[in-house]
Notes:
The RNA shown here (Bacterial RNase P class A) has 365 nucleotides and comes from uncultured Candidatus Brevefilum sp. Its mean pLDDT, the model's own confidence on a scale to 100, is 77. It matches the Rfam family "Bacterial RNase P class A". Rfam classes the family as a ribozyme. Lineage of the source: Bacteria > Bacillati > Anaerolineales > Anaerolineaceae > Candidatus Brevifilum.

RNA sequence: GGUUGGCCGGAUGGCCGCGGGUCUUUUGACCCGAGGAAAGUCCGCACACCGCAGGGCAGCACGCCGGGUAACGCCCGGAAGCGCGUAAGCGUUUGGAACAGGACCACAGAAAGCAAACCGCCCUCUUUUCGAGGGUAAGGGUGAAAGGGUGGCGUAAGAGACCACCGGCGGGUGCAGCAAUGCACCCGGCCAGGCAACCCCCGUGUGGUGCAAGGUCAAGCAGGAGAGAAGCCUUCGGGCGGGAACGGCCCGUUUCCCAAUCAUCUCCGGGUAGACUGCUGGAGCUGGCGGGUAACCGUCAGCCUAGAUAGAUGGCCAUCCAGGCGGUGUCCCCGCCGGACAGAAUGCGGCUUACAGGCCAGCCU
Numbered sequence: 001g002g003u004u005g006g007c008c009g010g011a012u013g014g015c016c017g018c019g020g021g022u023c024u025u026u027u028g029a030c031c032c033g034a035g036g037a038a039a040g041u042c043c044g045c046a047c048a049c050c051g052c053a054g055g056g057c058a059g060c061a062c063g064c065c066g067g068g069u070a071a072c073g074c075c076c077g078g079a080a081g082c083g084c085g086u087a088a089g090c091g092u093u094u095g096g097a098a099c100a101g102g103a104c105c106a107c108a109g110a111a112a113g114c115a116a117a118c119c120g121c122c123c124u125c126u127u128u129u130c131g132a133g134g135g136u137a138a139g140g141g142u143g144a145a146a147g148g149g150u151g152g153c154g155u156a157a158g159a160g161a162c163c164a165c166c167g168g169c170g171g172g173u174g175c176a177g178c179a180a181u182g183c184a185c186c187c188g189g190c191c192a193g194g195c196a197a198c199c200c201c202c203g204u205g206u207g208g209u210g211c212a213a214g215g216u217c218a219a220g221c222a223g224g225a226g227a228g229a230a231g232c233c234u235u236c237g238g239g240c241g242g243g244a245a246c247g248g249c250c251c252g253u254u255u256c257c258c259a260a261u262c263a264u265c266u267c268c269g270g271g272u273a274g275a276c277u278g279c280u281g282g283a284g285c286u287g288g289c290g291g292g293u294a295a296c297c298g299u300c301a302g303c304c305u306a307g308a309u310a311g312a313u314g315g316c317c318a319u320c321c322a323g324g325c326g327g328u329g330u331c332c333c334c335g336c337c338g339g340a341c342a343g344a345a346u347g348c349g350g351c352u353u354a355c356a357g358g359c360c361a362g363c364c365u
Stems, first nucleotide, its partner, number of pairs: 001364008010320007018033006035341001039352002042350005047210004059206005064078005079094006095201002101199002104194002118140002120136006148166005167191002169188008214277004223268005231240003241257006284303008321339001323337005
C1' cells in the first nucleotide's frame, strides 16, 4: 500500500420535561424507557380468522453438491466454467439443447441449420477469349459464430476420405470423494454452435388475508317484547284532578293522561363511540464449557431489557473523550469547531439500502 472478516458508533454528573410500572389519602418517591439498521416492506415463519373429503390440472416460486435452520429465494462449506488482479482475493454463472418438440440468431455475407459455390482452384464442352455445366469448404472475403488444429498420405483439384499426434464430444473401467466432481487408462472419426432471464420438459414446494388479524365488555341513537295510571267540567281559551322525571323532603319546573303504538319503567338480541385484551418472558440476552472446518447445535450459570395509540424516549449546563481547523511552534500549550445514518407500533429469522468517524484481527505485495 492492498485485501478479507469482526466490532464500536460519544462518556459521566446535575436540573427541567415526556411515556410506562410499583407504592402512596394528597403531595410525591423509586424503577424502566430505540437501532444496527427500529428503514424499504423484498423473502421466510410464529400467531389469528376465513376456506378446505380425497386426487388431479392450471398458475406461481425455486433449481450444481453436501450441511445448517421452525422455515426461507437466507447462511456455511465444497465443485465446475468464464472474467479481473503480481498476489491475498473478488465478481459472475450453474437441472435439461435429449433418437421430446417448437421459436429466434440482427447487420454484413453467396451461404446462418435436412448448410452454402461470391472470388479462387480443378475438369469438361471447343485450341484460346467470352460463356455454360460439373467437382471442390484447402485458400480469400463477410461475420459474435462458416463443419476442429498441425503434419502426412491421397487426388484432376480437394476433403477425417484415410493415417499419426493434439483438442473436443460420447461411452466404458479403475481409483479418490457422502456427493457435485476430479485423476488415470481404454474404445469410438462421433467433430460447428448459441439461446431454456423464449415457449417447453424434468424435479421440489405452494389455499387466502393480515394485530386496523382476532377476542371480551359495552354508553347513546334506532329496533323488538312487556309492565303501567283516572278522569271530570267547559263559553273549547282553559280550569280541577292524577301519573312520571328532576329531588333526601317540601315548594317549584318540565312532561303525559278524557284508555293509550303517549310519557315513564323493565327486559332482549345485534352492536357504534369508548374501554379491556391480543401486547410483549421470547425460535430471548450475556458468559463459561463441550461438539463441529464453518453456519450452527448441546449443556450449565446468571439476567429481565420500551409497549405508546396520533403515538413518550427530549432540552439545557458542566467536566472529559475521538476527530478537524488555526496560532505559536516542533514530543507541549492556547483558541475555535465538533460526533454520522436514522428512529419502535404483534413478535421473530434473513436480504437489501443509508451511515461522520474510529478500533481489532487474518492474509498478500